[in-house]
Transfer RNA from Candidatus Harrisonbacteria bacterium CG10_big_fil_rev_8_21_14_0_10_42_17, 72 nucleotides, folded computationally.
The RNAcentral record of the sequence draws on ENA.
The organism belongs to Candidatus Harrisoniibacteriota, within Bacteria.
The coordinates come from a structure-prediction model, not an experiment, and the mean pLDDT is 81.
Rfam family: tRNA. By type it is a transfer RNA.

RNA sequence: CUCCCCGUAGUUCAACGGAUAGAACGAGGGACUUCUAAUCCCUAAAUGUAGGUUCGAUUCCUACCGGGGAGA
Numbered sequence: 001c002u003c004c005c006c007g008u009a010g011u012u013c014a015a016c017g018g019a020u021a022g023a024a025c026g027a028g029g030g031a032c033u034u035c036u037a038a039u040c041c042c043u044a045a046a047u048g049u050a051g052g053u054u055c056g057a058u059u060c061c062u063a064c065c066g067g068g069g070a071g072a
Stems, first nucleotide, its partner, number of pairs: 001071007010025004018055001027043005048064005
């Protein structure tokens, strides 16, 4: 320098272009308990950035940023 893959809650993962972006674990609060654990209920929390296409983008296109890989 060129090419390929990936980027979504704190973590691991979902989401034929269409309903309020969901789940588990974790965190906070509450119930229960003499206390803890377990169990149950509730709450908060995310689409890497900027454009484009579209009635509508997590999804498609472009550039950039970050991570990984291959070639020179």